[in-house]
Source information
The RNA shown here (TPP riboswitch aptamer (THI element)) has 114 nucleotides and comes from a candidate division WOR-3 bacterium. It matches the Rfam family "TPP riboswitch aptamer (THI element)". Rfam's curators write: Vitamin B(1) in its active form thiamin pyrophosphate (TPP) is an essential coenzyme that is synthesised by coupling of pyrimidine and thiazole moieties in bacteria. The previously detected thiamin-regulatory element, thi box was extended, resulting in a new, highly conserved RNA secondary structure, the THI element, which is widely distributed in eubacteria and also occurs in some archaea. Analysis of operon structures identified a large number of new candidate thiamin-regulated genes, mostly transporters, in various prokaryotic organisms. The THI element is a riboswitch that directly binds to TPP to regulate gene expression through a variety of mechanisms in archaea, bacteria and eukaryotes. through a variety of mechanisms in archaea, bacteria and eukaryotes.

């Protein structure tokens, strides 16, 4: 000095499902899977065949060596109270420019000493 393996920071990307009970003006509280199933704030909509949508911050995950996440998909098989719950699909089609610092480091090379 290097293949390689990490860590931190900066930048960037992403999702938030299923379900029981209560409540009734936008809410409280359990169960399942999961790293995460919305902790805080703002805006808009809606009168029960309802309790939703969007944005900002946070937590978490991922960042091209990319199954984080999206599409196919109201897909296929299994299972469940139910759900992308598990497996397949999947060498599919997409997907975030990455940057800086730092630790370890076989082998190789060079220098010095004996």
């Nucleotide at each position: 000095u290097u293949a390689u393996c990490g860590c931190a920071c900066c930048g960037g990307g992403g999702g938030a499902g299923c379900u029981g009970g209560g409540g009734c003006a936008a809410c409280c509280u359990g169960g399942c899977u999961g790293a995460g199933a919305a902790a805080c704030c703002c805006u808009c909509a809606u009168a029960a065949u309802g309790c939703g949508a969007g944005g900002g911050u946070g937590a978490c995950c991922c960042u091209u060596u990319g199954a984080a996440c999206c599409u196919g998909a109201a897909c296929c098989g299994g299972g469940u109270a139910a759900u992308a719950c598990c497996g397949g699909c999947g060498u599919a089609g997409g997907g975030a420019a990455g940057g800086u610092g730092u630790g370890a480091g076989a082998g190789a090379u060079u220098a010095u000493u004996u």